[in-house]
Molecule: c-di-GMP-I riboswitch aptamer
Organism: Chromatiales bacterium
RNA sequence: UCUGUACAAGGGCAAAGCCGCCGAAAGGCGGUGACGCAAAGCCACCGGUCUAAGGAGGUCGCGAACCUCUAAGACAGCGGAGCCGCCGGA
Numbered sequence: 001u002c003u004g005u006a007c008a009a010g011g012g013c014a015a016a017g018c019c020g021c022c023g024a025a026a027g028g029c030g031g032u033g034a035c036g037c038a039a040a041g042c043c044a045c046c047g048g049u050c051u052a053a054g055g056a057g058g059u060c061g062c063g064a065a066c067c068u069c070u071a072a073g074a075c076a077g078c079g080g081a082g083c084c085g086c087c088g089g090a
Stems, first nucleotide, its partner, number of pairs: 001090004012037002017032006035077001041083002045080003048075003054070006060063001
């Protein structure tokens, strides 16, 4: 540098659900729990997805209502780029 040939060794992470907390929500954090993961380590740069408090527009029965749009909010366990790394093989 390339690679994942191994039911290897020693280890690691932890989906859903449930409990607590934070948040408008999406979602996050901690506990529990293991569906899975060789980057399920890091990173919102590109695409994608989720949410819509605030903002903008609209509707009506004019309200602390409803609808549409919107990321400055999220997802790295959706894909790609980037960064770093354990073990084995070449």